Annotation:
A computed fold for a 90-nucleotide RNA from a Gammaproteobacteria bacterium, annotated as c-di-GMP-I-GGC riboswitch aptamer. Lineage of the source: Bacteria > Pseudomonadati > Pseudomonadota > Gammaproteobacteria. The coordinates come from a structure-prediction model, not an experiment, and the mean pLDDT is 80. It was read from a public genome assembly, where an Rfam model found it.

RNA sequence: GCUGACAAGGGCAAAUCCGCCGUGAGGCGGAGACGCAAAACCACCGGUCUUGAGGGUUAGAGGGGCCCGAAGACAGCGGGGUUGCCGGCA
Numbered sequence: 001g002c003u004g005a006c007a008a009g010g011g012c013a014a015a016u017c018c019g020c021c022g023u024g025a026g027g028c029g030g031a032g033a034c035g036c037a038a039a040a041c042c043a044c045c046g047g048u049c050u051u052g053a054g055g056g057u058u059a060g061a062g063g064g065g066c067c068c069g070a071a072g073a074c075a076g077c078g079g080g081g082u083u084g085c086c087g088g089c090a
Stems, first nucleotide, its partner, number of pairs: 001089004011036002016031006034076001040082003044079003047074005054068004
């Protein structure tokens, strides 16, 4: 540097339930394991989702939808960046 078929010691923990926090997406802790070789960390790019004043759009209005702009969430959606255990190969 490439790789994850085999092995060892291990690690993390989806859904769901409980408690707390948040308007919400969701977060943290406990229980629990669907899975994971970066399921460790970072919102830089794309994506998805949430919130609520505003603006735009479609037929006349309302409602609804979509879009813009704003603030957020997701790193277990993809890409990218940083760090890293063990085995194998070079």